Context: one part of a larger RNA
RNA sequence: GCCUACGAGUUAUACCAUUCUAGCGAGUUUAAGUACUUAAGGUACGGAGGCGCAGCGAAAGCGAGUCUGAAUAGGGCGGGGAGCUAGAGUGGAUAGACGCGAAACCGAGUGAUCUACCCAUGGGCAGGUUGAAGUUCCGAUAAUCUCGGAAUGGAGGACCGAACCGGUAAACGUUGAAAAGUUUUCGGAUGACCUGUGGGUAGGGGUGAAAGGCCAAUCAAACUCGGAGAUAGCUCGUACUCCCCGAAAUGCAUUUAGGUGCAGCGUUGGGAAGAGUGUCAUGGAGGUAGAGCUACCGAUAGGGCUAGGGGGCUUCACCGCCUACCAACCCCUGACGAACUCCGAAUGCCAAGACACUGCACCAGCAGUGAGGCCGGGGGUGCUAAGGUCACCGGCCGAGAGGGAAAGAACCCAGACCAUCAGCUAAGGUCCCCAAGUGUAAACUAAGUUGAAUGAACGAGGUGAGAAUGCUAAGACAGCUAGGAUGUUGGCUUGGAAGCAGCCAUUCAUUUAAAGAGUGCGUAACAGCUCACUAGUCGAGCGUUCUUGCGCGGAAAAUAAUCGGGCAUAAAGUUUACCACCGAAGCUAUGGGUCCAGCAGAGAUGCUGGGAGGUAGGGGAGCAUUCUAAACAUGCAGAAGCAGUAUUGUAAAGUAUUGUGGAGAGUUUAGAAAAGAAAAUGUAGGC
Numbered sequence: 001g002c003c004u005a006c007g008a009g010u011u012a013u014a015c016c017a018u019u020c021u022a023g024c025g026a027g028u029u030u031a032a033g034u035a036c037u038u039a040a041g042g043u044a045c046g047g048a049g050g051c052g053c054a055g056c057g058a059a060a061g062c063g064a065g066u067c068u069g070a071a072u073a074g075g076g077c078g079g080g081g082a083g084c085u086a087g088a089g090u091g092g093a094u095a096g097a098c099g100c101g102a103a104a105c106c107g108a109g110u111g112a113u114c115u116a117c118c119c120a121u122g123g124g125c126a127g128g129u130u131g132a133a134g135u136u137c138c139g140a141u142a143a144u145c146u147c148g149g150a151a152u153g154g155a156g157g158a159c160c161g162a163a164c165c166g167g168u169a170a171a172c173g174u175u176g177a178a179a180a181g182u183u184u185u186c187g188g189a190u191g192a193c194c195u196g197u198g199g200g201u202a203g204g205g206g207u208g209a210a211a212g213g214c215c216a217a218u219c220a221a222a223c224u225c226g227g228a229g230a231u232a233g234c235u236c237g238u239a240c241u242c243c244c245c246g247a248a249a250u251g252c253a254u255u256u257a258g259g260u261g262c263a264g265c266g267u268u269g270g271g272a273a274g275a276g277u278g279u280c281a282u283g284g285a286g287g288u289a290g291a292g293c294u295a296c297c298g299a300u301a302g303g304g305c306u307a308g309g310g311g312g313c314u315u316c317a318c319c320g321c322c323u324a325c326c327a328a329c330c331c332c333u334g335a336c337g338a339a340c341u342c343c344g345a346a347u348g349c350c351a352a353g354a355c356a357c358u359g360c361a362c363c364a365g366c367a368g369u370g371a372g373g374c375c376g377g378g379g380g381u382g383c384u385a386a387g388g389u390c391a392c393c394g395g396c397c398g399a400g401a402g403g404g405a406a407a408g409a410a411c412c413c414a415g416a417c418c419a420u421c422a423g424c425u426a427a428g429g430u431c432c433c434c435a436a437g438u439g440u441a442a443a444c445u446a447a448g449u450u451g452a453a454u455g456a457a458c459g460a461g462g463u464g465a466g467a468a469u470g471c472u473a474a475g476a477c478a479g480c481u482a483g484g485a486u487g488u489u490g491g492c493u494u495g496g497a498a499g500c501a502g503c504c505a506u507u508c509a510u511u512u513a514a515a516g517a518g519u520g521c522g523u524a525a526c527a528g529c530u531c532a533c534u535a536g537u538c539g540a541g542c543g544u545u546c547u548u549g550c551g552c553g554g555a556a557a558a559u560a561a562u563c564g565g566g567c568a569u570a571a572a573g574u575u576u577a578c579c580a581c582c583g584a585a586g587c588u589a590u591g592g593g594u595c596c597a598g599c600a601g602a603g604a605u606g607c608u609g610g611g612a613g614g615u616a617g618g619g620g621a622g623c624a625u626u627c628u629a630a631a632c633a634u635g636c637a638g639a640a641g642c643a644g645u646a647u648u649g650u651a652a653a654g655u656a657u658u659g660u661g662g663a664g665a666g667u668u669u670a671g672a673a674a675a676g677a678a679a680a681u682g683u684a685g686g687c
Stems, first nucleotide, its partner, number of pairs: 001687006011095003015092010027051003033045004055062002065077004098237002101234001105227006116201009125191001127160003130156001134152007164188003169184004203219001205215003240622006250263005264369002266366005274360001275358006282351003290343001291341002297337002301333004306327001308326002310323004372397006379390003402413003417592004422588003428582003431566003437579001439578006450568002458553002462550010479537005485510003490504003516531001520529002594611007623676001625673008634664001641660008
């Protein structure tokens, strides 16, 4: 892992609530018990008691009323007869209460054969090294003190190193040879040493050279049994089918925030003339969007006029004058505001009315939900960040399948009762993968831009379209040929300044087709080259600016690249217009089943109309298993079980038959449950 078996809403109660069924009914019902009796059961008696038939008040008490009260007031609670008993269903209460699951707590015991420490009594430590005290002798010395030397001696938590005890480092081992080892290496090895045997200390206790260590592979409180099915607002699991409806992830509260109570939203039954929904027109409330501000509050740019202030001038002082300074009020122009408003929508909201529609208000039973999420819109917060967060409006997912977007909870299309080798469409598509156009008409793009999403400022004789303007057959623009001069080296400056360092200006005049007191390069200064300008040649467009389409650069990401791929260039790209087709569980067609309503019918049933995605959850109808009762039918001429085949039913399932098997088993109608397995790291067995 698979197979088989087992495995989770049960049972009890003079309990509470409610629904259905039955009996009796202003009543209803017996309990214990007694008598009789059976295979089990029961039958009769028993009215004690209970519930109901009247309430109100704390009570006395009064009573269809009563209490409060001074009250014949007002107010509170009542009053126009339906219950009782039994059975069944559902929910609750009390019990372990759907099943499994703690970490723990308490009680009584069992443990020191492991290990910690202690007590008693035994045992063990090859070999080598060092050489303390003491003693003796010798020397020094006045000395027997003291000092030195030698010999002797044999001390030490002394040294090296086996046994023994340990466990430093590494490798191996890691379903091991081993639930802690092996190998190499390493520490102690006469000591606070190691060790045998016997004994002691016990669980909030021991023991501990102290690590929360150890106390039998278990220790921040051992193990065994018991309280015990502890408790678990937590996790997991919870078993056959079909039909109808179908949520919530919100508000308030909570030692509350992943729990719960009440409300909201679902469902089932009752229910009635009250409620709701939509459209239309009517009447209302309101201060948002927008707009506006000499309509307020606040903020605000420029100008004018001009108080006040600053500065300057003047004067002995006062007066006075000026001011590209600051600036109130006022005027003109411009313009801002969630907490500004002289104004002011749309939508939404409220009311009554008409029309249409509704499984609706309300009452009772039973819930689940109370972690929500994304997208669009107008906002708050944040960085006009977030797949962020908060509230509101709408949609969808949640609980929604199908088609499209390559793939994809939420985007686009569209809401799946079943069947069909029928048709039409939606979004999206029509070269091939891949169903349908290599469609029509026109234009653009040359970048494989693009054909999926996304990319800026800025830069550029890319290219298309439009507009304005200047020059041009009196010859433009570009190229080529020729000229580009003279007064003069203008004046000044300066070492020099001659068109060209710098300054000045009537930048003048002459000759000219034209030629600046000079556009650059150049020289120390000249020279030299060139330009403006002119002529010739050539022969038709040329220059500048603006708007706009499509492209180019700007352009960097982590495993190999790519539009989903192949591939595509008058397109299979982009823009515009048009036609055709494909395309879904949408719509239609045909057939079938089912639910609801209406009508017909005694019913069966038929007709008409409408419905059926679905998680939590509510409701309904069934299938199968075991046992019981009654009736019926069956089996050695072959029961159950097992295996195969055929067949019936919408399903759970059923039937027939063949083989095997070898003794029981079924159908119908009722009843009762140890009543359905894929999951619980489920339990046991097998493979």
A computed fold for a 687-nucleotide part of an RNA from a Saprospiraceae bacterium, annotated as large-subunit ribosomal RNA, domain II.
It matches the Rfam family "Bacterial large subunit ribosomal RNA".
NCBI's taxonomy places the organism under Bacteria, Pseudomonadati, Bacteroidota, Saprospirales, Saprospiraceae.
The prediction has a mean pLDDT of 84.
RNAcentral holds the full RNA, with entries from ENA.